[in-house]
Context: one part of a larger RNA
RNA sequence: GCCGGCGAGUUAAUCUUUGCAGCAAGGUUAAGGGAUACGAGUCCCGGAGCCGAAGCGAAAGCGAGUCCGAAUAGGGCGUCGAGCGGCCUUGAGCCGCGAUGUUGUUUGGAUUAGACCCGAAACCGGGUGAGCUACCCAUGGCCAGGCUGAAGCUCGAGUAAUGUCGAGUGAAGGGCCGAACCCGUGUCUGGUACAAAAGGCUGGGAUGAGCUGUGGGUAGAGGUGAAAUGCCAAUCGAACCCGGAGAUAGCUGGUUCUCCCCGAAAUGUAUUUAGGUACAGCCUCAAUGAUAGUCUGAGGGAGGUAGGGCACUGGAUGGGCUAGGGGGCGUGAGCCUACCAACCCCAACCAAACCACGAAUGCCCUUAGAUGUUUCUUGGGAGUGAGUCAGUGGGGGAUAAGCUCCAUUGGCGAAAGGGAAACAUCCCAGACCGCAGGCUAAGGUCCCUAAGUGUGAACUAAGUGUGAAAGGAAGUGGGAUUCCCAAAACAGCUAGGAGGUUGGCUUAGAAGCAGCCACCCUUUAAAGAGUGCGUAAUAGCUCACUAGUCGAGGGAUCCUGCGCCGAAAAUGUAACGGGGCUAAAGUUCACCACCGAAGCCGCGGAUCCGCAACUUGCGGAUGGUAGGGGAGCGUUGCCAGGGCAUCGAAGCCGAGAUGUGAAUCUCGGUGGAGCGCUGGGAAGUGAGAAUGCCGGC
Numbered sequence: 001g002c003c004g005g006c007g008a009g010u011u012a013a014u015c016u017u018u019g020c021a022g023c024a025a026g027g028u029u030a031a032g033g034g035a036u037a038c039g040a041g042u043c044c045c046g047g048a049g050c051c052g053a054a055g056c057g058a059a060a061g062c063g064a065g066u067c068c069g070a071a072u073a074g075g076g077c078g079u080c081g082a083g084c085g086g087c088c089u090u091g092a093g094c095c096g097c098g099a100u101g102u103u104g105u106u107u108g109g110a111u112u113a114g115a116c117c118c119g120a121a122a123c124c125g126g127g128u129g130a131g132c133u134a135c136c137c138a139u140g141g142c143c144a145g146g147c148u149g150a151a152g153c154u155c156g157a158g159u160a161a162u163g164u165c166g167a168g169u170g171a172a173g174g175g176c177c178g179a180a181c182c183c184g185u186g187u188c189u190g191g192u193a194c195a196a197a198a199g200g201c202u203g204g205g206a207u208g209a210g211c212u213g214u215g216g217g218u219a220g221a222g223g224u225g226a227a228a229u230g231c232c233a234a235u236c237g238a239a240c241c242c243g244g245a246g247a248u249a250g251c252u253g254g255u256u257c258u259c260c261c262c263g264a265a266a267u268g269u270a271u272u273u274a275g276g277u278a279c280a281g282c283c284u285c286a287a288u289g290a291u292a293g294u295c296u297g298a299g300g301g302a303g304g305u306a307g308g309g310c311a312c313u314g315g316a317u318g319g320g321c322u323a324g325g326g327g328g329c330g331u332g333a334g335c336c337u338a339c340c341a342a343c344c345c346c347a348a349c350c351a352a353a354c355c356a357c358g359a360a361u362g363c364c365c366u367u368a369g370a371u372g373u374u375u376c377u378u379g380g381g382a383g384u385g386a387g388u389c390a391g392u393g394g395g396g397g398a399u400a401a402g403c404u405c406c407a408u409u410g411g412c413g414a415a416a417g418g419g420a421a422a423c424a425u426c427c428c429a430g431a432c433c434g435c436a437g438g439c440u441a442a443g444g445u446c447c448c449u450a451a452g453u454g455u456g457a458a459c460u461a462a463g464u465g466u467g468a469a470a471g472g473a474a475g476u477g478g479g480a481u482u483c484c485c486a487a488a489a490c491a492g493c494u495a496g497g498a499g500g501u502u503g504g505c506u507u508a509g510a511a512g513c514a515g516c517c518a519c520c521c522u523u524u525a526a527a528g529a530g531u532g533c534g535u536a537a538u539a540g541c542u543c544a545c546u547a548g549u550c551g552a553g554g555g556a557u558c559c560u561g562c563g564c565c566g567a568a569a570a571u572g573u574a575a576c577g578g579g580g581c582u583a584a585a586g587u588u589c590a591c592c593a594c595c596g597a598a599g600c601c602g603c604g605g606a607u608c609c610g611c612a613a614c615u616u617g618c619g620g621a622u623g624g625u626a627g628g629g630g631a632g633c634g635u636u637g638c639c640a641g642g643g644c645a646u647c648g649a650a651g652c653c654g655a656g657a658u659g660u661g662a663a664u665c666u667c668g669g670u671g672g673a674g675c676g677c678u679g680g681g682a683a684g685u686g687a688g689a690a691u692g693c694c695g696g697c
Base pairs, nucleotide, nucleotide: 001697002696003695004694005693006692011113012112013111014110015109016108019105020104021103022102023101026051027050028049032045033044034043035042036041055062056061065077066076067075068074083097084096085095086094087093088091116254117253119251123244124243125242126241127240128239134218135217136216137215138214139213140212141211142210143208145177146176147175148173152169153168154167155166156165157164181205182204183203186201187200188199189198220236222232223231224230229238257632258631259630260629261628262627267280268279269278270277271276281384282383283381284380285379286378287377289376290375293371294370295369296368297367298366299365300364301363307357308355309354313351314350315349317347318346319345320344322341324340325339326337327336328335329334387412388411389410390409391408392407393406394405395404396403417428418427419426432605433604434603435602437601438600439599443595444594445593446579447578448577452592454591455590456589457588458587459586465581471565472564475562476561477560478559479558480557481556482555483554484553492549493548494547495546496545498522499521500520503517504516505515528543532541533540606622607621608620609619610618611617612616633686635683636682638680639679640678641677643675644674651670652669653668654667655666656665657664658663
């Protein structure tokens, strides 16, 4: 890992509820007892007790009332009015329901119990451990060989005498080197190992606080510790074993057959609350009756949002007028002021916390129509209370985020199908089942790839299409306005482009051309006190301007369609899905045809609901997670009835058939002894998942 087997809402009591049944203003027995020979079972006793028929008050108590109260006031909690339907024998009839209950049983739920199953880390109690290890006690054992040479002593030298010096002797040391022994420094190997800590090489101690044998001691709220929370039997921030014990687990995982109907929530409030829970909201089932609900049309209502506005509250700009201030002049009165500036006037503005205005929607009411149980009420059962994306209106953020927080709508969640290459959330569209039938939606129609190499008119030349801004440009199409032009425009070419004058100032210089001021006059077809280049300054080139040549359109501005540049990323084209395309692109399009889905239609079938009708029609519905409701299949005992089986039961293998399905039936083979069916009734009743448990391979 696979296969097989095992594996999870049970039981009891109480409460509540549903169905069924009994009795009914009553219902019911419990313990216990009796009869049947005993037991079991059944029947009969047993009325104690419980529930109900009356409540109110703390209570005494009173009672359809009672309590508070002085109250015959008021208020709280109670009381009230019983009939309806069916039948035929038509009656003072019977039955059922109800006012009204109660007992049993059953279904759903709750509470208390382990309470659907598995799962802690822990807590407590009683014990077992120091044969591992820590420390201690008692008694034993062990340490090759070599080196060094303390004190003391002896002798000698020396001294007044000591101290002192030298030689010898001597053998001290948590001394030195290094085996056994003890340890474990570095590294390599090992890593389903030789080994749940080893092996190789290397290394530390090796007469000491040394190592070690045996016997003994200290025990878990504890011991021991040259202290690391170390060690106390491969376990230690509190050992192990058994027990309390099925501890608890607002947490994770798992929870087993089928079909049918409906179908959520991820919100509000509160919470030692935030991944839990309570109530409400939303779902489901049953019942009661109300037509309340929803949509559309019409009418009405309250409003202060969008927008608009600037009288108000504030902000903010220009102008005018003019207090006040600043500055200047003046001895002063006063005057001046291209300065600042309130009020006022004019003009144009800004605001979530501004409004003399003010929508659309939404909301509320009335009404008409459509729809047809949607809404409300009561009761049983839930789940949800982590949401998410998209459009729109906003807050936060950076008018960032696949960001975050609200509101509102839609989707996903819980929705399959078609489109968007792929793609929960976008577009189209809501799958009951079958069909090798048809029509369409979004989106498409050259090939991959179903359908147009469709028709008509323009544009684009950038592979734009097939990613992007500010900004930039004689790209190109359309339009508008205006100027010049056969008295010759625009461009090109030829020629001229002069004189006063080097204008004045400035300057070292300033001569058209550093800068400042002025910008005239003359000759002219025309020529600036000079457009640019240039020089140290001149010079030189050029322009404006003019003539000639040429001979027909030329220039400027604005609006607009489609393009261009701006344009850099990490494996490989890689920013159309690809091929490829100049239409097979985009746009204004206009038009026709076709393809295209589980949409719609057609044919056949199933289930549910409604209406007719009386066994058939007609109409509608049938995606679905959590979850609610309904109907069934199958397994194992038991009871009753009725069966099968050695002329072959169950099981197993194979084939065929039936049913929407769980499943079932038939036949053949194998097998060799039990097993179905019908109706009840009871459960150890269904396996793929739980790092499930056990076994096999």